[in-house]
The RNA shown here (transfer RNA) has 73 nucleotides and comes from Patiria miniata. The coordinates come from a structure-prediction model, not an experiment, and the mean pLDDT is 80. Rfam family: tRNA. RNAcentral holds the sequence, with entries from Rfam.

RNA sequence: GGCUGGAUAGCUCAGUUGAUAGAGCACCGGAGCGGUAAUCCGGAGGUCGCAAGUUCAAACCCUGUCCCAGUCA
Numbered sequence: 001g002g003c004u005g006g007a008u009a010g011c012u013c014a015g016u017u018g019a020u021a022g023a024g025c026a027c028c029g030g031a032g033c034g035g036u037a038a039u040c041c042g043g044a045g046g047u048c049g050c051a052a053g054u055u056c057a058a059a060c061c062c063u064g065u066c067c068c069a070g071u072c073a
Base pairs, nucleotide, nucleotide: 001072002071003070004069005068006067010025011024012023013022027043028042029041030040031039049065050064051063053061
């Protein structure tokens, strides 16, 4: 340098041949218990790596680019 894959919540990951973004754990509040844990209820938390384009509408499609992993030279 070429090619392939990846990037979405604090962490681990879903979600798509386009239609208001989710789960588990963690965190916060409450219930419960003599108390802690477990359990149950509720809540907060993400401009979907960045930029641009197409579209009425983009996490998803096109292009460029940064980073990570693998592979070829």